[in-house]
Context: one part of a larger RNA
Molecule: small-subunit ribosomal RNA, 5' domain
Organism: Thermodesulfovibrionales bacterium
């Protein structure tokens, strides 16, 4: 000297762009953070229009637009958030074969025919409640069956097993149910793409030897299971074998990389914000649904803990945004908005989006800019000093002109090191990075005038180089 996600002191105008719980992965009251689609269904309701009844209320039918519990599809495996765990194929770079992929993309073929439940709802029954049950019935792109089989799967071969679902727009015909063209949008079967995942491997990158041996599903073979996929992944059986001073195994530590800081560079130090992987969701198991979890805002189960209760039972999980309280030396608003970008879903209007974009508070940081310009000596007055003559604050003020809402501190001034004088103190008070200063003539302490360095910042401390 340079760097911070910094914190303290003292002090403070303005904007830009960045950044902001490094500690308790402590605990958490409030609201919000994941929907959507009526052009998949069948019901409820609710406004209108027509048409029949009717004086009228209205009642009934057809049609139009809105709402919506529940069934049914798609999301919900992404987006956010965190580094507790992990020294491991976890990362990062190079490779491999034994897989899987919704939506999408181009291709070839197909979309046929019956059927049986069931959730809304309606009636009843238990409960404080969460929810739970019984009948009666009801629809579908929800289920099951037949059939076709372009094709795939077994299989020398013959043969054998395997599929779907409709909604809507138009125009025609029909009183009209409905059918015929054609078209969107889907369905189904198989082979490709294209995108994402899963797996195996080499070689990297931390400290300990006051950790020297370690290992029975261990190492490998053979048959089996298991998975989308190779394999002791798992099982039987048979060998007795694998790793290891080039540090096995044991301790501690720590999520990894792009980078980022210093550094001429070699290196050392770090991994905050962005990006890229991986891990986790209150501790721990466990599957289930799916193309994808073994699943932060989905399930079971054990624990800890906190709410609620009619004491039988029940509910809950902020490492999402805000808040809150506790921790600490220390880290922000219970903000607007879907206007942009993005991403669920929808034929489309749309509708949700605490991602996102803005905005709030912090000088936390980087950068930009102001605190006046020009003139203006009799060098005023006041302050310090002083040989008392005068020196220095000093063109600085005052004052003119012209501008203008308003706006300057901090540290140091012996020596490393730019910057000295007076006074008080008297080894006291005190200062001090270092070596040291200060016991009556202190440029080293306190004040004061002077100066010097930086400037909305200036110090101090911590830690890196």
């Nucleotide at each position: 000297g340079g760097a911070c996600g910094a914190a303290c002191g003292c002090u403070a105008g303005c904007g830009g762009c960045g950044u902001g719980c490094c500690u308790a992965a402590g605990g958490u009251a409030u609201g919000c953070a994941a929907g959507u689609c009526g052009a998949a269904c069948g019901a409820u309701u609710u406004a209108g229009u027509u048409g029949u009844c009717g004086c009228a209320a209205g009642a009934u039918a057809a049609u139009u637009g809105g709402a919506u519990a529940g069934u049914g599809g798609c999301g919900a495996a992404c987006g956010g958030c965190u580094g507790a765990g992990u020294a491991a194929c976890a990362c990062a770079c190079a490779g491999g074969a034994a897989u899987c992929u919704a939506c999408c993309c181009a291709u070839a073929a197909g979309u046929a025919g019956a059927g049986g439940a069931u959730a809304g709802c309606c009636c009843g029954g238990c409960g404080a409640a969460a929810g739970c049950u019984g009948g009666a019935g009801u629809a579908a792109u929800a289920c099951u069956c037949u059939a076709u089989g372009u094709g795939a799967u077994c299989g020398c071969a013959a043969g054998a097993u395997u599929a779907a679902a409709g909604c809507u727009u138009u125009a025609c015909a029909g009183c009209a149910a409905u059918g015929u063209a054609a078209g969107a949008c889907g369905c189904u079967u198989a082979a490709g793409g294209a995108u994402g995942a899963g797996c195996c491997u080499a070689u990297g990158g931390c400290c300990u030897a006051u950790c020297a041996g370690g290992u029975a599903g261990u190492u490998g073979g053979u048959g089996g299971g298991g998975u989308a996929a190779a394999u002791g992944c798992c099982c039987a059986c048979c060998a007795a074998g694998c790793c290891u001073a080039u540090g096995a195994c044991g301790g501690g530590u720590a999520g990894c990389c792009g980078g980022u800081c210093u550094g001429a560079g070699a290196g050392g130090a770090c991994g905050u914000a962005c990006g890229g992987c991986c891990a986790g969701a209150a501790g721990g198991g466990c599957a289930c649904u799916g193309a994808g979890a073994c699943a932060c805002g989905g399930g079971c189960c054990c624990u800890a803990c906190u709410c609620c209760u009619a004491c039988g039972g029940g509910a809950g999980g902020c490492a999402g945004c805000a808040a809150u309280u506790g921790g600490g030396a220390a880290u922000u608003u219970u903000g607007c908005a879907c206007a942009a970008u993005g991403g669920a879903c929808g034929a489309a209007a749309g509708u949700c989006u605490g991602a996102u974009g803005c905005a709030g508070c912090g000088a936390c940081g980087c950068c930009g800019c102001g605190u006046g310009a020009a003139g203006g000596a009799u060098g005023a007055a006041g302050g310090c000093c002083u040989u008392a003559g005068g020196g220095u604050u000093g063109u600085a003020a005052a004052c003119u002109u012209c501008g203008a809402u308003a706006a300057a501190g901090c540290a140091c001034c012996g020596g490393c090191a730019a910057a000295c004088u007076a006074c008080g103190u008297g080894c006291c008070a005190g200062c001090a990075g270092c070596a040291g200063c200060g016991g009556u003539c202190a440029u080293a302490c306190g004040u004061a005038g002077g100066g010097u360095g930086c400037a909305a910042g200036c110090g101090u401390u911590g830690u890196c180089c």